[in-house]
RNA sequence: AUUUGAAAAAGGCAAGUCCGUUGAAAGGCGGAUACGCAAAGUUCCAGGCCUAAGGUGACAUUCACUACGGUGGCUGAACUGCUGAA
Numbered sequence: 001a002u003u004u005g006a007a008a009a010a011g012g013c014a015a016g017u018c019c020g021u022u023g024a025a026a027g028g029c030g031g032a033u034a035c036g037c038a039a040a041g042u043u044c045c046a047g048g049c050c051u052a053a054g055g056u057g058a059c060a061u062u063c064a065c066u067a068c069g070g071u072g073g074c075u076g077a078a079c080u081g082c083u084g085a086a
Stems, first nucleotide, its partner, number of pairs: 002086004012037002016033007035073001041079003045076003048071003054066005
């Protein structure tokens, strides 16, 4: 340096729930706990999925469509990292 693994060692992150806060919502942030994760580290570049404030339309006081919003713990991709083995 490359490939591969999470049996070991050192560790790390934190689903869901609860409380607070923020947002139109999806969701985000902080604290507690611990479902799980060998990148569950970082990045919306591509796809998927979620939401629809605003916009558009209409059979109408609701419904439908729409991302410039979100999701990195959906997948791919890019970059970076501890450790065992070969």

A computed fold for an 86-nucleotide RNA from Planomicrobium sp. Y74, annotated as c-di-GMP-I riboswitch aptamer. The coordinates come from a structure-prediction model, not an experiment, and the mean pLDDT is 85. The sequence was found by an Rfam model in a public genome assembly. It matches the Rfam family "c-di-GMP-I riboswitch aptamer". From the family's description: GEMM was predicted in a large-scale screen for bacterial structured RNA regulatory elements.